[in-house]
RNA sequence: UAAGCGGGCCGAACGGUCGCGGCAUGGCUCAGGCUGUGUCGAGGAAAGUCCGGGCUCCACAGGGCUGGACGCUUCGUAACGCGAAGGCGGAGUGAUCCGACGGAAAGUGGAACAGAAAAUACACAGCCUCUUCAGAGGCAAUGGUGAAAAGGUGCGGUAAGAGCGCACCAGCGUCAUGGUGACAUGGCGGCUUGCCAAACCCCGUCCGGAGCAAGUCCAAAUAGAGGACCUAUGGUGUUGCCCGCACCGGUCCCGGGUAGGAUGCUAGAGGCGUAUGGUGACAUGCGUCCCAGAUGAAUGACCGUUCAGAGGCGCUCAGGCGUUUCGGACAGAACCCGGCUUACAGGCCCGCUUCUUUU
Repeated sequence: UAAGCGGGCCGAACGGUCGCGGCAUGGCUCAGGCUGUGUCGAGGAAAGUCCGGGCUCCACAGGGCUGGACGCUUCGUAACGCGAAGGCGGAGUGAUCCGACGGAAAGUGGAACAGAAAAUACACAGCCUCUUCAGAGGCAAUGGUGAAAAGGUGCGGUAAGAGCGCACCAGCGUCAUGGUGACAUGGCGGCUUGCCAAACCCCGUCCGGAGCAAGUCCAAAUAGAGGACCUAUGGUGUUGCCCGCACCGGUCCCGGGUAGGAUGCUAGAGGCGUAUGGUGACAUGCGUCCCAGAUGAAUGACCGUUCAGAGGCGCUCAGGCGUUUCGGACAGAACCCGGCUUACAGGCCCGCUUCUUUU
């Protein structure tokens, strides 16, 4: 220098004018309200609402069925399906990246087409032996099919062959050593038990339900088959009359909880700095800070000067300089927090790899 890999950070700045929401405080107004000043006012993802928790209400002795999620190990955490450090397998020259990564000698099932045969092995082409020339027997090395063919390679052996024998490798079992562990390394053994569980299934772990429109409080209206008092010697009913009883009216109280309002509501598993422990995720101590709470829902608009960026023109060997035009990503709180995933103009920093060149 070129091509890459991993991680972290920013995500326009300053000033002016006008405007918006919360809080504090002052003024005017009978009140509703109007207004001055101060202060605070979106994000790295506030998003998707996918996972986990706090909080609230309901249910609940305990256990099971059904269902769902997860699945190498250890650690971190309030918890997780998240993260850290590792193991194993795969990709890459490498930095590094990817992995639903328990169980297939519990069971059931599947493997199209091709192929002789797709799992109790089989024999198409073929090889070998015998022989009455058409059969009988032996074989699985070679070829062919397939995504996959019954351990692989080599030597020996044989009629031809074959773990039939041997060496190495893979796998299985077992022992020893190292490691907290996943696992690794080595010895020994019999020689070999195919693939699919992101098919059913088995094993292990976890999971009660609903959600701030939760929940709580105040409370116009309306129902009340709640109470007290008042009123007409009232009306209606009780088969004709009287008493009695029931119902009908008004005021107040109670009750109820619709509209509306308040609360929940933001000081928290909190941010920043620092020290210590730890490889790390993270934990602990100390110091310091207060950092949105709206509810048709504020956080904006314009102007100027800069900062990135893109294009044109001119000058210049080039680097670059001058001038002019355009122009600022994704997106936007709504109970809170930890994650994951997805979107993102442009820019900055750190570490590392490979190749070439130069010193």

Background: A computed fold for a 359-nucleotide RNA from Candidatus Hydrogenedens sp., annotated as Bacterial RNase P class A. The coordinates come from a structure-prediction model, not an experiment, and the mean pLDDT is 76. Of the family's consensus pairs, 93% are formed in the model. Its Rfam family is "Bacterial RNase P class A". It is annotated as a ribozyme. It was read from a public genome assembly, where an Rfam model found it. The organism belongs to Candidatus Hydrogenedens, within Bacteria.